Molecule: transfer RNA
Organism: Methanoculleus sp.
RNA sequence: GUUGAGAUAGCCAAGCCUGGCAUGGCGCGGGGUUGCUAACCCCGUGUCCCUUGCGGGACUCGAGGGUUCAAAUCCCUCUCUCAACG
Repeated sequence: GUUGAGAUAGCCAAGCCUGGCAUGGCGCGGGGUUGCUAACCCCGUGUCCCUUGCGGGACUCGAGGGUUCAAAUCCCUCUCUCAACG
């Protein structure tokens, strides 16, 4: 240099083909169970702002732009990681 694969919340992944609520697990927090712990079960858990609270609003899928009523998903450019070839 060429080709292919990949980048999603603290971590691991699904969702992308076929556009329509940010999904699951781990971890973490609270509770239940137990004499205690582990295991198990239930609830909560992306970020920021407002609110005493209940709750509400905005934003977020590597970065920037485009298409669209609507983009993690489609198109363009770029960055980074891995592999193969040269």